Background:
The RNA shown here (transfer RNA) has 72 nucleotides and comes from a Minisyncoccota bacterium. Its Rfam family is "tRNA". The prediction has a mean pLDDT of 82.

RNA sequence: GGGGAUGUAGCUCAAUGGUAGAGCGCCUCAAUGGCAUUGAGGAGGUUGCCGGUUCGAAUCCGGUCGUCUCCA
Numbered sequence: 001g002g003g004g005a006u007g008u009a010g011c012u013c014a015a016u017g018g019u020a021g022a023g024c025g026c027c028u029c030a031a032u033g034g035c036a037u038u039g040a041g042g043a044g045g046u047u048g049c050c051g052g053u054u055c056g057a058a059u060c061c062g063g064u065c066g067u068c069u070c071c072a
Base pairs, nucleotide, nucleotide: 001071002070003069004068005067006066007065010024011023012022013021018055026042027041028040029039030038031037048064049063050062051061052060
């Protein structure tokens, strides 16, 4: 330098064009004398960034950045 994969909550990951979710973690409440544990509720996201297509984009297209990988 060229090809491929990947980027979404604090972490690990879903969501194949129509309200962004789960598990773990965090906070509150209840059960217990207390802890552990269980149950209920809650907070937490400009979907890496910029642009395009579309009535509508995490999703499709282009560019760019980071990471992994292959080739040279």